[in-house]
RNA sequence: UGGUGGGCUAGGCCGGGGGGUUCGGCGUCCCCUGUAACCCGAAACCGUCGAUAUGCGGGGGCCGAAGCCGAGGGAAGGUCCGUUGAGCGGGGUUAACUGUCAGGUGUGGUCUCGUAGAGUCCCCGUCCCGAAGGGUCGGCGGUCACGGUUGGUGCAUUUGGAGGAAUGCACCGCCGUGUUUGUCGGGGGGAACGGCUUAGGCCCGGAAGGGAGCAAGCUUACCCCGAACGUUCGGCGCUUUCGGGGGUGCGGGGAGGAGAGAUCAUACCUGACAGGAUCCCGUAAGACGGAUCGACCCAAGGCGUGCCCACCA
Numbered sequence: 001u002g003g004u005g006g007g008c009u010a011g012g013c014c015g016g017g018g019g020g021u022u023c024g025g026c027g028u029c030c031c032c033u034g035u036a037a038c039c040c041g042a043a044a045c046c047g048u049c050g051a052u053a054u055g056c057g058g059g060g061g062c063c064g065a066a067g068c069c070g071a072g073g074g075a076a077g078g079u080c081c082g083u084u085g086a087g088c089g090g091g092g093u094u095a096a097c098u099g100u101c102a103g104g105u106g107u108g109g110u111c112u113c114g115u116a117g118a119g120u121c122c123c124c125g126u127c128c129c130g131a132a133g134g135g136u137c138g139g140c141g142g143u144c145a146c147g148g149u150u151g152g153u154g155c156a157u158u159u160g161g162a163g164g165a166a167u168g169c170a171c172c173g174c175c176g177u178g179u180u181u182g183u184c185g186g187g188g189g190g191a192a193c194g195g196c197u198u199a200g201g202c203c204c205g206g207a208a209g210g211g212a213g214c215a216a217g218c219u220u221a222c223c224c225c226g227a228a229c230g231u232u233c234g235g236c237g238c239u240u241u242c243g244g245g246g247g248u249g250c251g252g253g254g255a256g257g258a259g260a261g262a263u264c265a266u267a268c269c270u271g272a273c274a275g276g277a278u279c280c281c282g283u284a285a286g287a288c289g290g291a292u293c294g295a296c297c298c299a300a301g302g303c304g305u306g307c308c309c310a311c312c313a
Base pairs, nucleotide, nucleotide: 001313002312003311004310005309006308007307008306011063012062013061014060015033016032017031018030019029023050024049025048026047027046038059039058040057041056067303068302069301072298073297074296077293078292079291080290081289082288083287084286087283088282089281090280091279092278093277094276097275098274099273100272101271102270103269104268105267106266107265108264109263110262111261112260113259120255121254122253123252124251125250126249127245128244129243130242131241132240133239134238135236136235137234138233139231140230141229144178145177146176147175148174151172152171153170154169155168156167157166158165159164183227184226185225186224187223188222194219195218196217197216202211203210204209
């Protein structure tokens, strides 16, 4: 000095590019492309940087003096500009063209109605609103006065030996009359505090007789039901009259006297819409040309190739 093997260190690799974003770089986003080849966390009103910008904060693997940079050429793909531009959207025009629909006119066919009366005209009812009357259903209602005295109750006076008797007033009931819509019928009806009658029993009395009075019966108050009547109350798929409105669907009546309607075909006219045509504007796939960036491949050249140990020459 060279080689082989081992160790170490500097270092290298574990992707790159285009678009978008940004004042600009990188990342998170989208796309293209490559390798044998990394992981975790956060990040678009964002993260981190400033032309020394080609991420930030952590962790790991491989190679190892290995390699790194790289003019130039080729090239996937992207971006920009220009020309052209199918298609799509909007608007204008549309004499003529095509289709659909609507209306009208003419012609022809069929059917239906029509002298037992067509189209047309007039009136009315049916419908709606209002007013008045009736009907009906419901609600609500039960007068007042006079007379009589048969009865009762209360009070007062007189009287009798007791029970009691007589008179007067007030009230209730009852009867009668009148009036009223204010009446009639049926049922219930107060164990004591409404009435009448009151068996038995009770009380007074010498007796005659009288009294209180339970049960029971009748009845008033009161309650319920029904009818009639009344009502300046209410409802009503009812009805009458009057006034107003609406409508031509249905029905009726009148005038008048010959047509009316539906449908199909066809011709023409009018209108609407759509298609088509044409013009303008916008947008735009794609094509062509140019500029530019460029993964990846080839590659001139440049930089680097260090230290220690063992063995061999």